Transfer RNA from Dreissena polymorpha, 72 nucleotides, folded computationally. RNAcentral holds the sequence, with entries from ENA, Ensembl Metazoa and Rfam. Rfam family: tRNA. By type it is a transfer RNA. The prediction has a mean pLDDT of 82.
[in-house]
RNA sequence: GGCUCCAUGGCUCAGUGGCAGAGCGCCUGUCAAGUAAACAGGAGAUCGUGGGUUCGAUCCCCACUGGAGCCU
Numbered sequence: 001g002g003c004u005c006c007a008u009g010g011c012u013c014a015g016u017g018g019c020a021g022a023g024c025g026c027c028u029g030u031c032a033a034g035u036a037a038a039c040a041g042g043a044g045a046u047c048g049u050g051g052g053u054u055c056g057a058u059c060c061c062c063a064c065u066g067g068a069g070c071c072u
Base pairs, nucleotide, nucleotide: 001071002070003069004068005067006066007065010024011023012022013021018055026042027041028040029039030038048064049063050062051061052060
């Protein structure tokens, strides 16, 4: 230098055009002598950044940033 893949709550991941979800974690309550567990409820993501396409973009296209791998 070229090519491929990845970037989504605190963490690990799903979702692949139509109002963004799960598990763990966090908070509150119930229970308990207390911690944990169990049960009930809740908060938390402008989907890496900037453009483009579209009635509509997490999703498609381009560039950039960061990460991983391959080739030279």